[in-house]
RNA sequence: GCGUCGGUGAUCUAGUGGCUAUGAUUGGGCCUUGCCAAGGCUCCCACCCGGGUUCGAAUCCCGGCCGACGCA
Numbered sequence: 001g002c003g004u005c006g007g008u009g010a011u012c013u014a015g016u017g018g019c020u021a022u023g024a025u026u027g028g029g030c031c032u033u034g035c036c037a038a039g040g041c042u043c044c045c046a047c048c049c050g051g052g053u054u055c056g057a058a059u060c061c062c063g064g065c066c067g068a069c070g071c072a
Stems, first nucleotide, its partner, number of pairs: 001071007010025003018055001027043005048064005
């Protein structure tokens, strides 16, 4: 340099055009317990950046950045 795949909360992750963006862990609050742990309920926090298509984009297209792998 070329190609393929990927980038979503603090971490991991689902989503293949439309309802309030999914779940788990962590964190805050409450319940339970004599205390702790475990468990239950609840709350907060996210779509890499720019542009395009569309009534509507995390999702499709183009460019950029970053990462993994392959080729040279």
Transfer RNA from a Candidatus Aenigmatarchaeota archaeon, 72 nucleotides, folded computationally. Lineage of the source: Archaea > Nanobdellati > Candidatus Aenigmatarchaeota. The RNAcentral record of the sequence draws on ENA. Its Rfam family is "tRNA". It is annotated as a transfer RNA.